This is a predicted complex of two RNAs, RNase P RNA and transfer RNA, with 506 nucleotides together. The coordinates come from a structure-prediction model, not an experiment, and the mean pLDDT is 75.
[in-house]
RNA sequence: AGAAGGCCGGACGGUCGCCGGCGCAGCUCCACCGCGCGGGAGGAAAGUCCGGACUCCGCAGGGCAGGGUGCUGGCUAACGGCCAGGGGGGGCGACCCCACGGACAGUGCCACAGAAAGCAAACCGCCGCGCACGCGCGCCUCACGGCGCCGCAUGCGCGGUAAGGGUGAAACGGUGAGGUAAGAGCUCACCAGCGGCCCGGGUGACCGGACCGGCUCGGUAAACCCCACCCGGAGCAAGGCCGAAUAGGAGAGCGAUCCCGCUCGUCCGCGCCCGCGCGUGGGCGGUGGCGGGUGAAGCGUGGCCCGCGUGGAGCUCUCGGGUACGGCUGCUGGAGGCGCCGGGCAACCGGCGUCCUAGAGAAAUGACCGCCGUCCCGGUGUCGGGCAACCGAGACCGGGAAACAGGAUCCGGCUUACAGGCCUUCUCU
RNA sequence: CGGGGCGUAGCUCAGCCUGGUAGAGCAUCUGCUUUGGGAGCAGAGGGUCGGAGGUUCGAAUCCUCUCGCCCCGACCA
Numbered sequence: 001a002g003a004a005g006g007c008c009g010g011a012c013g014g015u016c017g018c019c020g021g022c023g024c025a026g027c028u029c030c031a032c033c034g035c036g037c038g039g040g041a042g043g044a045a046a047g048u049c050c051g052g053a054c055u056c057c058g059c060a061g062g063g064c065a066g067g068g069u070g071c072u073g074g075c076u077a078a079c080g081g082c083c084a085g086g087g088g089g090g091g092c093g094a095c096c097c098c099a100c101g102g103a104c105a106g107u108g109c110c111a112c113a114g115a116a117a118g119c120a121a122a123c124c125g126c127c128g129c130g131c132a133c134g135c136g137c138g139c140c141u142c143a144c145g146g147c148g149c150c151g152c153a154u155g156c157g158c159g160g161u162a163a164g165g166g167u168g169a170a171a172c173g174g175u176g177a178g179g180u181a182a183g184a185g186c187u188c189a190c191c192a193g194c195g196g197c198c199c200g201g202g203u204g205a206c207c208g209g210a211c212c213g214g215c216u217c218g219g220u221a222a223a224c225c226c227c228a229c230c231c232g233g234a235g236c237a238a239g240g241c242c243g244a245a246u247a248g249g250a251g252a253g254c255g256a257u258c259c260c261g262c263u264c265g266u267c268c269g270c271g272c273c274c275g276c277g278c279g280u281g282g283g284c285g286g287u288g289g290c291g292g293g294u295g296a297a298g299c300g301u302g303g304c305c306c307g308c309g310u311g312g313a314g315c316u317c318u319c320g321g322g323u324a325c326g327g328c329u330g331c332u333g334g335a336g337g338c339g340c341c342g343g344g345c346a347a348c349c350g351g352c353g354u355c356c357u358a359g360a361g362a363a364a365u366g367a368c369c370g371c372c373g374u375c376c377c378g379g380u381g382u383c384g385g386g387c388a389a390c391c392g393a394g395a396c397c398g399g400g401a402a403a404c405a406g407g408a409u410c411c412g413g414c415u416u417a418c419a420g421g422c423c424u425u426c427u428c429u
Numbered sequence: 430c431g432g433g434g435c436g437u438a439g440c441u442c443a444g445c446c447u448g449g450u451a452g453a454g455c456a457u458c459u460g461c462u463u464u465g466g467g468a469g470c471a472g473a474g475g476g477u478c479g480g481a482g483g484u485u486c487g488a489a490u491c492c493u494c495u496c497g498c499c500c501c502g503a504c505c506a
Base pairs, nucleotide, nucleotide: 001427002426003425004424005423006422007421008420010372012370013369014368015367016366018040019039021037022036023035024034026032042404046415047414049413050412051411052410053409054235055234056233057232061306062305063304064303066231067230068229069228070227071085072084073083074082075081086100087098088097089096090095101226102225106224107223108220109219110218123165124164125161126160127159128158129157130156131155132154134152135151136149137148138147139146140145173191174190175189176188177187178186192216193215194213195212196211198209199208200207201206239329240328241327242326249319250318251317252316253315254314258293259292260291261290262289263288264285265284266283267282268281269280270279271278272277298310299309300308321505322504323503336355337354338353339352340351341350342349343348374401375400376399377398378397379396380395382393383392384391385390430502431501432500433499434498435497436496439455440454441453442452449486457473458472459471460470461469479495480494481493482492483491
């Protein structure tokens, strides 16, 4: 100068207060008051980002949709957490970081620039062929001019090429040699990657090695998606008990059946008996009564369909009304802390011992004083080093500073905030 | 305590799902018009998209963390 891990989060005393609990007394009980005893926030109590416990619902059944997780093995009540390992990346190093399945299952996107952005394509360039024109050379001609050609240059067309230039975040392996008209994995050697197959090690992720194939066909899944695994919903304003009060209200919308049996009343027909009455058939009773069956809307703790239950006349929305927005419970002792021993690399697990009363439901744990400790500033004077400026150490006096933040059913994690300080191990110079 | 939503120009809002120059209206400024003002017409300026980190070639947009603001939820009948 750094890296990793762990810990503290001012201490003591006094005075006055705050919130629960217990005891005593006034006063037999409650309330109230007084006195006494004992207790009273955190490492994050926070954000509410995950996971559970607990409670209720139809005990949670199927499908779709939706959400989450994503290397491997383990731990755990569970997890997106933790431990160990593998792979990749960074750092000289101690060490740190990684949403780390799949891009030959499919679809989409890749702006601008660039010829071309995904499967093929060609702007400049390079090369071949053809044509045109010009220069040069040669031949014919006195000359104009014509013909021919090796070569050079320019232009056009056809074709080859992917080495070079240029663009971009990204351009279809790299270096060298051969090869070619020029080139190119076109061929070869080495290197890098991919795929297949085999051997060895490992529970596994994976690692090491041999052989074969010129296979070298981009990126993006914190784009849709595919694969594997997980997820019922709501939440202590869950839920249970007690109690008080009312206009036990109004409006709108959506909804409504049928069958059977018994029985009652009444009317009609028939039969029996004839004095009421009895039996049987039918009709009526806006809906007679009772029972059974079938069952619509809706409801049943996010969405759709099915299933299940309920509902059997209600359900939904809006506007209103009342209240002590009440009391008790759930409620705090628990996957709990610490120590020792044992197992395990570790996370963690097991055994034994020991310790621990915040629990109020709108919320209490504060203020002041003294003293000590830490740090900072100013002054006085001392010691050491130095020529000096100055540097270092400790003493006295005065002044000042001390963070982040606070329980609200509980627990395991993650993340974020935090003045100042301590301890251990390690790295580099 | 629990559940949900929103931060983009001075103000009110689009754009975000499906990534590629950040837009509209009002307001401000300048010019024209008018004696002057208003109105009208033409033009201009103004933004680290609440903050930080990540994914990606590229983020207002996708993901994570964080800050601020807003809304809903008592019981009875």
Rfam match: Bacterial RNase P class A. Gene Ontology terms of the family: dimeric ribonuclease P complex, tRNA processing and ribonuclease P activity. By type it is a ribozyme.